[in-house]
RNA sequence: AGAGUUUGAUCCUGGCCCAGGAUAAACGCUGGCGGCGUGCCUAACACAUGCAAGUCGAACGCCCUUAGCAAUAAGGGAGUGGCGGACGGGUGAGGAACACGUGGGUUAUCUACCUUGGGGUGAGGAAUACCACCGGGAAACCGGUGACAAUACCGCAUAUGCUCAGCAAUGAGCAAAGCCUUCGGGCGCCACAAGAUGAGCCUGCGGCCGAUUAGCUAGUUGGUGGGGUAAAAGCUCACCAAGGCGACGAUCGGUAACUGGUCUGAGAGGACGGUCAGUCACACUGGGAUUGAGAACGGCCCAGACUCCUACGGGGGGCAGCAGUGAGGAAUUUUCGUCAAUGGGGGAAACCCUGAACGAGCAACGCCGCGUGCAGGAAGACGGUCUUCGGAUUGUAAACUGCUUUUCUCUGGGACGAGAACGGACGGUACCAGAGGAAUCAGCUCCGGCUAACUACGUGCCAGCAGCCGCGGUAAUACGUAGGGAGCAAGCGUUGUCCGGAUUUAUUGGGCGUAAAGCGCACGCAGGCGGUUUAGUCAGUCUCUACUGACAGUGUCCGGCUCAACCGGGCAAGUGGUAGGGAAACUGCUAAACUUGAGGGCUUCAGAGGGAUGGGGAACUCCAGGUGGAGUGGUGAAAUGCGUAGAUAUCUGGAAGAACACCAAUGGCGAAGGCACCAUCCUGGGAAGCAUCUGACGCUCAGGUGCGAAAGCUAGGGGAGCGAACGGGAUUAGAUACCCCGGUAGUCCUAGCCGUAAACGAUGACCACUAGACGUUGAGGGUAUCGACCCCUUCAGUGUCGCAGUUAACACAAUAAGUGGUCCGCCUGGGGAGUACGGUCGCAAGAUUAAAACUCAAAGGAAUUGACGGGGACCCGCACAAGCAGCGGAGCGUGUGGUUUAAUUCGAUGCAACGCGAAGAACCUUACCAAGGCUUGACAUGUAUUUGCACCGGCCGUAAUGGGUCGUCUCCUUCGGGAGCGGAUACACAGGUGCUGCAUGGCUGUCGUCAGCUCGUGUCGUGAGAUGUUGGGUUCAGUCCCGCAACGAGCGCAACCCCUAUCGUUAGUUGAAUGGUCUAGCGAGACUGCCGGAACAAACCGGAGGAAGGCGGGGAUGACGUCAAGUCAGCACGGCCCUUACGCCUUGGGCGACACACACGCUACAAUGGAUAGGACAAUGGGACGCCAACCCGCGAGGGGGAGCCAAUCCUCAAAACCUGUCCUCAGUUCAGAUUGGAGGCUGAAACCCGCCUCCAUGAAGUGGGAGUUGCUAGUAACCGUAGGUCAGCACACUACGGUGAAUACGUUCCCGGGUCUUGUACACACCGCCCGUCACACCACGAAAGUCGGCAACACCUGAAGCCGCUGGGCUAACUCUUCGGAGAGGCAAGCGUCGAGGGUGGGGUCGGUGAUUGGGGUGAAGUCGUAACAAGGUA
Repeated sequence: AGAGUUUGAUCCUGGCCCAGGAUAAACGCUGGCGGCGUGCCUAACACAUGCAAGUCGAACGCCCUUAGCAAUAAGGGAGUGGCGGACGGGUGAGGAACACGUGGGUUAUCUACCUUGGGGUGAGGAAUACCACCGGGAAACCGGUGACAAUACCGCAUAUGCUCAGCAAUGAGCAAAGCCUUCGGGCGCCACAAGAUGAGCCUGCGGCCGAUUAGCUAGUUGGUGGGGUAAAAGCUCACCAAGGCGACGAUCGGUAACUGGUCUGAGAGGACGGUCAGUCACACUGGGAUUGAGAACGGCCCAGACUCCUACGGGGGGCAGCAGUGAGGAAUUUUCGUCAAUGGGGGAAACCCUGAACGAGCAACGCCGCGUGCAGGAAGACGGUCUUCGGAUUGUAAACUGCUUUUCUCUGGGACGAGAACGGACGGUACCAGAGGAAUCAGCUCCGGCUAACUACGUGCCAGCAGCCGCGGUAAUACGUAGGGAGCAAGCGUUGUCCGGAUUUAUUGGGCGUAAAGCGCACGCAGGCGGUUUAGUCAGUCUCUACUGACAGUGUCCGGCUCAACCGGGCAAGUGGUAGGGAAACUGCUAAACUUGAGGGCUUCAGAGGGAUGGGGAACUCCAGGUGGAGUGGUGAAAUGCGUAGAUAUCUGGAAGAACACCAAUGGCGAAGGCACCAUCCUGGGAAGCAUCUGACGCUCAGGUGCGAAAGCUAGGGGAGCGAACGGGAUUAGAUACCCCGGUAGUCCUAGCCGUAAACGAUGACCACUAGACGUUGAGGGUAUCGACCCCUUCAGUGUCGCAGUUAACACAAUAAGUGGUCCGCCUGGGGAGUACGGUCGCAAGAUUAAAACUCAAAGGAAUUGACGGGGACCCGCACAAGCAGCGGAGCGUGUGGUUUAAUUCGAUGCAACGCGAAGAACCUUACCAAGGCUUGACAUGUAUUUGCACCGGCCGUAAUGGGUCGUCUCCUUCGGGAGCGGAUACACAGGUGCUGCAUGGCUGUCGUCAGCUCGUGUCGUGAGAUGUUGGGUUCAGUCCCGCAACGAGCGCAACCCCUAUCGUUAGUUGAAUGGUCUAGCGAGACUGCCGGAACAAACCGGAGGAAGGCGGGGAUGACGUCAAGUCAGCACGGCCCUUACGCCUUGGGCGACACACACGCUACAAUGGAUAGGACAAUGGGACGCCAACCCGCGAGGGGGAGCCAAUCCUCAAAACCUGUCCUCAGUUCAGAUUGGAGGCUGAAACCCGCCUCCAUGAAGUGGGAGUUGCUAGUAACCGUAGGUCAGCACACUACGGUGAAUACGUUCCCGGGUCUUGUACACACCGCCCGUCACACCACGAAAGUCGGCAACACCUGAAGCCGCUGGGCUAACUCUUCGGAGAGGCAAGCGUCGAGGGUGGGGUCGGUGAUUGGGGUGAAGUCGUAACAAGGUA
């Protein structure tokens, strides 16, 4: 520090996801030790049991025990009294607040114990607990009577002092307690002053979310007076006034203890607040007071819920102290030891208490440290895994040898912590020494990319994985296992959460033309910002000083535990706050001035700027009349419609409404919406000139206000044309559309509402600056002219191009999207959704504000290359057109589909399968079926054993194979044996036309013999890419020329190769010979070379010569690639499958079936013909298991025969169309020949299924072929025959050969295919693409809903505990006063009444949530249904 993921690829925008660190964690697997930390985040849920706050006899009386005879002493007990139970310990529920942090204030306060100071401590009194007696009660406990003490209580005296009154003098009021003693004193007590400590109150500033919470407030804000408090204060009460808070966010709702700090981050920030420390709050829930210096976890009273005891009358309780239990939960420990240390309470002290604390225990929960050995050791062992079978790897790893002892075990010693003495829970611990022995100790995750690390097997879109992209459908480095490897290590992974990466909320540090994003436009309050000069001030700003920013923590420097974690010390930092001093440039403020910003004035100017009123002509329609007489209208074509009741057409007259042709423009005006006939009136804004006035008066603008197209709404008018809805006619599969005929709202006017638009320049307003060029509108100046023009120039507008610059690119470019400034608005992935709910506005329609659940890994912008278009331009091709002959109809042949079958083997399937593989299925072929057989096999190689029974010949038997049986090996030899050949047995293996052409090689088809396809270097572009290869010409051609940021090159084109047309020459078999022809060689010839035309050139057109003329004709030759095209059945080959069978052999059958459909052919339908007789002319080929002559036989197929020929020699060999003559005369025929019967021939073991040919007889359909469709441009089509391969035989097929030999091409509009350029694109599996909506089904979340259930906070009324306060106090009453001693008074208490008051009850509302029949849309889902809306002009932009 980045990386993956949108695309065919690219750049950008943008989200998602990963690598890092952290954690009070939990879970899975695993687990040796030690140190230091940490350990209920959930139920502030409920708690059994024990302990957690007591102490003092030197305050007091009494009682008990022990000792003593006793006094008394020691110890103990309950009680009075004092001090402490307000600290320490726990928890984080509540609380958005002066609760916290930080800095101040308190002249508005208190402070026990402690310290200091000065002063005092005199003399009395009355009670009371414990106790005794009596009584009640189950208990808790309570009552009565009586006695007694104090440092308990109460008067009196005194008053340094304090308080009050007063201006002062002065006056009035207010205290105390004793105990111990070593007799020195000590400890106390009282009032006062001061300190210290602690606390209260007030206050500036700071730190959460929501405006779908905008208004809140009656003690509320202030005053006066009374009360109250330690103390200011509406703290409280009475009266008076009507204030106070709020857009700088009041009120309300939600959430939350706050901080020092912790984690992360480069930082700024963000998140968090467990342990430690400071503060706050709470103690079962709510309320209350008492005591006290101070107030309530382990105090009191009341109410409530829960729980326990009960004799039912009544009582007890509060672990959010330490342990512990139950419950909840993914989850959090021992009912431990000690007061040894530190600290706290009491005490004079000894001492007591202390679950504070110190320690131990449990837990890998975290951090840190250590170990599980070290060195040598190659036969690179065994085993495992992989393998190309050679080997590789595990791997120096192990074994083995040597060494060491951290750890471990045993034994011995043994602390510091304890500052004079005593005293150690930890602890026989840490540590030290000795002995023993490699001994006791390694796992987890991952290995497709990101991201370090790869193979095999299994599985087969299954099982599964997955953080994202994505893996898995038979060769998975992605699943599972194994081997190997990588990483970390007593841990390793996963999950959750936080920060980071994320500049993805952007202060540092982002954006808004098209990606998300400029309000439709203006005015404008608050707010923000603001021209020039001078003076003053010092709030901002800068600087100095002081205080503070606790401890811990962090950084750094040292130090202590063997190191580290951990701990101790010093310094720094803590970016902050407050106070004081200073500076004066800038900002602010105050004062004075200025003119350039802004505004006014004057003089001119242009304009569809706005409002009102009046007027005008053309056209459409309607009405009336005239003429006229059959159609009109409309469309792609029609029809509906109108018309003999007279339309359309035409003429005249009239009516009504709406809109204003030409001028007109890329033009003008306006803030925008928008504005167009003419005139008048009223009125807004703008520009230029003058430099006359004011003197910063300015810019922007949240809320607010106004304007605001069309449609729509309300009321009233108006209504010609047009025209949603609607009706009809067409089109169509349908057509609720597009087209046509009609037509209502509406469109128009008046008044009001609505407030939205792709309200767009998709570009907020204002100011300044930054090259130019060319238009245009308005105005000014100059020049010129008689003048208008023209020309030059300055402003203000409005356009086009263009440099710098900017931009992702496109593009923008003085009218900025450039460079700066000010202010406002808006954005933060796509969908859900501009939707729901709530609010506001509206008559409604609806507008505005505006989420979430859920879901996806994309959605998007610009540009690139292709492909495509019912886009465009150009060009080519038997592509069309012009022609000729066909096919499609018939019969037959062949192939295919389908059907059938035991089998009808398999493959080929648009063009580019279908007379194709197959250049030839009777058996064989043959792969298929049935039946019968074989099992190392029909075929190959090898090993071991055995044998000579093999081979060959013969025989038996069978449908055949298989089977059985007889005879019988060769060579060498040292005679043991060996070799060869063969058999048998066993084992390796053979074999497979079994599967996969989507694992492959090779070969082939096709686009297409189309003219294309690329590369190097350079240049352009951020890049994909472009350029070159485009353009202008030309060509069959990317052929060539010219031009050009390109210059060259390669594969293709062409040429080189073969055949053919002419000639020359050489040689030559055949031939009697020469020549010619012919055959085989070698050459010549044609190159736009020559001439003319017009061109820059290439090239083109015409001509001459020539056998041939502009690639002469034909062939071979097939670029980069496309179609997962075809072929595993031609061959080869990976993998899988079968192995007495999916292999092999044999016989028979099938591949030849037959309702039917298609493809390719043959033969015809006849007279351009048929039949018959005669006559003539080829070429290419083939021939020894062959071609076969002459001659003979047969009607013929053929048979016999045998000459010749291994072939320019012989044979095939006859060519046929054609020509000549005759017959047939237009008919199902003297056409056509299917089919069938009979008789034959040939091949072959064998022609039944199932061959070919011949003869005789038979004589079907068919009279020229619908829609549609094929071939061909010259020696071509068409017609005619011939030969060959395959082959025993079988050819209408295929491949070759020659003979006769045409017609037509105006041309490129259209169909098809192709090429180039360009354009659009939401396509890239590329239009056979993509994609939208309803409906149906399943699932999910959400909204509405009659209701229903609950929470919360207020309000009104009723009731009202404890208790404070107030009033009363007739009942009761020790201290003081008086007294006549009876009592009275003062005061107090009980009790009663009243205000307040927790809680409870009732009620109507508010708000939030749960649930709800039904319902609404939304999302997701594999191939469902219907259509085709969008993307190309997407077929109606």